RNA sequence: ACGCGCUGGCGGGACUCGGUGAAAUUCCGAACCGGCGGUGAUCCGACGCGAGAGCGACGGUAAGCCCGCGACCCGGUCGCCCCACCAAGGGCGAGCGGUUGACCUGGUGAGACUCCAGGGCCGACGGUUGAUCAGCUGAUGCUGGUCAGACAGUCCGGAUGGGAGACAGCGCGC
Numbered sequence: 001a002c003g004c005g006c007u008g009g010c011g012g013g014a015c016u017c018g019g020u021g022a023a024a025u026u027c028c029g030a031a032c033c034g035g036c037g038g039u040g041a042u043c044c045g046a047c048g049c050g051a052g053a054g055c056g057a058c059g060g061u062a063a064g065c066c067c068g069c070g071a072c073c074c075g076g077u078c079g080c081c082c083c084a085c086c087a088a089g090g091g092c093g094a095g096c097g098g099u100u101g102a103c104c105u106g107g108u109g110a111g112a113c114u115c116c117a118g119g120g121c122c123g124a125c126g127g128u129u130g131a132u133c134a135g136c137u138g139a140u141g142c143u144g145g146u147c148a149g150a151c152a153g154u155c156c157g158g159a160u161g162g163g164a165g166a167c168a169g170c171g172c173g174c
Base pairs, nucleotide, nucleotide: 002173003172004171005170006169007168008167010165016030017029018028019027032153033123034122035069036068037067038066043060044059045058047056048055049054064121065120073098074097075096077094078093079092080091081090082089103119104118105117106116107115125157126156127155129148130147131146132145133144134143135142136141
C1' cells in the first nucleotide's frame, strides 16, 4: 500500500424586487440553488527525459440534465414485539425487488453530451385561502355542510430521522 472486520464523529443548497389578488417566499416577470461515486481534452503543482519545440508518468482539481448511487414512494420476504394462544390486524427492524427528473446549438480540436460561448431544461411526499350556514366553546377558535379559490426546487412538517459516501482510529490477513 491492499483486502476483510469493528468503532467514531462527519455527511444538501437556495426567495429578493416588482405585478395580480381578500389571501401567494406557492401564480406571472426578473432573480436565486445544485448531495455522493465514476468518467473526463480544463486548470494548478512538482518530477523525469530532451539542445529545444515537446514527450512521459504522478498528485490535486473539473458534469444538476453522460453512467450509476442515495433520499421519497410502492410491493414481497424474514425476524422481534402487542392483542393470554393461533389466525387476522397493528408496531418496529433487517434485507431484497420495483418506481424515480432534465441538453441542445455553435466554436476549438485527432478526439468533447464534460472545455469555451450562447440558448434551454429539471427538481419526492403531506400541509397551506376566504365567504356563508349550522353545531360546540368563557374565549381565541374547533368540527361539519355549501360556494368560490391559489398551483412550492427555495416556506412549514415527517426529519434532533435516514443516507450514498469520504475520512480517522483499532484489530486481523497478505